This is a predicted structure of a 402-nucleotide RNA (Bacterial RNase P class A) from a Gammaproteobacteria bacterium. The sequence was found by an Rfam model in a public genome assembly. Rfam family: Bacterial RNase P class A. Rfam classes the family as a ribozyme. The source organism's lineage runs through Bacteria, Pseudomonadati, Pseudomonadota and Gammaproteobacteria. Its mean pLDDT, the model's own confidence on a scale to 100, is 77.

[in-house]
């Protein structure tokens, strides 16, 4: 000097004029003064809660969510740190990271065969059967050398063996091919030729030891030829977690109407019980209690629980007004202490939008980084997406000079 990685901050400023709005004070009720007034994502509505109601609300199944370990937090699918895997020269970044020895399923095409496998090209021909050849060996036959014998020579493949070649049957999965992927890898031995068939080392599985809270790790030790690949972001199995609805929740006030019309379902029963009234003294009626049943509610189903004689559906009518919920918080900022860190804790300090057809606008001047993406609607903690430009810090790599 260049190229990168990670973290933090800012989000136009100043002035003038007019305009909008919340709160407080004053008011001659016209208004005046003072202090405030959109974001880092306010967005998406994807998670988690606070809060309100169902409702006093339990258990199970189903359904859904998460998925390495340990922490943080009100909680989480978030954050921090660690382990493992992957990417990068590196600083760093990413991970939908439990289980394939419970079961089912998938991998087009190609290929013999895609996990209880398998023979296209090939290698072998041991063992068994069969055919041919031989200048081989033995036996046998004929002829012959010799007085005879032994023995030698020649011819013949009759028989047996041997060698060579072919065929049938058979063996192999080491070599090649197909494929994204082919049943561990390298080497040695062994074999007819091979193959964990055997062995050594590596890999894999199990057990032990050491370190670590743990996930895991170890140039540690032992056993085993070895469970037979991949995919669970396939169904599934395992572990843990989870009521529902939502500020248009909910509460209060005022006002108005039609306590309207129609259809369907219905369910009450029992008691040596208690009390009251009546009594024709048989009992009847009402109220209470207990049991069974029925109905409604509780996201789906079951049990349970609560309430109750009512429940469901359709048509029609009235009110859409005001107040509240509504902003002081799991709050912001500063400092100290603890912690690797997320964060916690102590002290101090500050109040920083509460609209409701919906508040921030317009003009001018100067500066500037020449403002992109973009406007709160109960609140908060996250994640994701969009995005002009500027500032600060730490770290990595390359090049040059000293």
């Nucleotide at each position: 000097g260049g190229a990168g990685u990670c973290g933090g901050c800012c989000a136009g400023g100043c002035a003038a004029u007019c305009g909008c709005u919340g709160c407080g004070c004053c008011u001659u009720c016209g208004g005046g003064c003072g202090c405030g007034g959109a974001g880092g994502a306010a967005a998406g509505u994807c998670c988690g809660g606070g809060c309100u109601c169902c409702a006093c609300a339990g258990g199970g199944c189903a359904a859904g969510g998460u998925g390495c370990c340990a922490g943080g937090u009100a909680a989480c699918a978030c954050c921090u740190g660690g382990g493992g895997g992957g990417c990068g020269u590196g600083a760093g970044c990413c991970c939908a990271c439990g289980g394939a020895a419970a079961g089912u399923g998938c991998a087009a095409c190609a290929g013999a065969g895609a996990g209880c496998a398998g023979a296209c090209c090939g290698c072998c021909u041991a063992a068994g059967c069969u055919c041919c050849c031989u200048c081989g060996c033995g036996u046998c036959u004929u002829c012959u050398g010799u007085a005879a014998a032994a023995c030698g020579g020649a011819a013949g493949c009759u028989c047996g063996c041997a060698g060579g070649g072919g065929g049938c049957c058979g063996g192999c999965a080491a070599g090649g091919g197909u494929g994204a992927a082919a049943g561990g890898g390298u080497g040695c031995g062994g074999u007819a030729a091979g193959a964990g068939c055997g062995c050594a080392c590596c890999g894999c599985g199990c057990c032990g030891g050491u370190g670590g809270u743990a996930a895991c790790a170890c140039u540690c030790g032992g056993c085993g030829g070895c469970a037979c690949g991949g995919c669970a972001a396939a169904c599934c199995c395992c572990a843990c977690c989870u009521g529902g609805a939502g500020c248009a929740a909910g509460g209060c006030c005022a006002a108005a109407u039609a306590g309207g019309g129609g259809a369907g379902c219905a369910a009450g029963c029992g008691g040596c019980g208690c009390g009251a009234u009546c009594u024709u003294c048989g009992g009847a009626u009402c109220g209470c209690c207990c049991g069974c049943g029925c109905g409604u509610g509780u996201g789906g189903c079951c049990c349970g629980c609560a309430c109750g004689u009512g429940c469901u559906c359709c048509c029609g009518g009235g009110u859409a007004g005001g107040c509240u919920g509504c902003u002081a918080g799991a709050g912001g900022c500063g400092u100290g202490c603890g912690g690797u860190g997320a964060c916690g804790u102590a002290c101090g300090u500050c109040c920083c939008a509460g609209a409701u057809g919906a508040a921030u606008g317009a003009u001018u001047g100067c500066c500037c980084a020449c403002g992109a993406c973009a406007g709160a609607a109960c609140c908060c903690g996250g994640c994701u997406u969009a995005u002009c430009g500027g500032c600060c810090g730490a770290c990595u790599c390359c090049u040059u000079c000293u």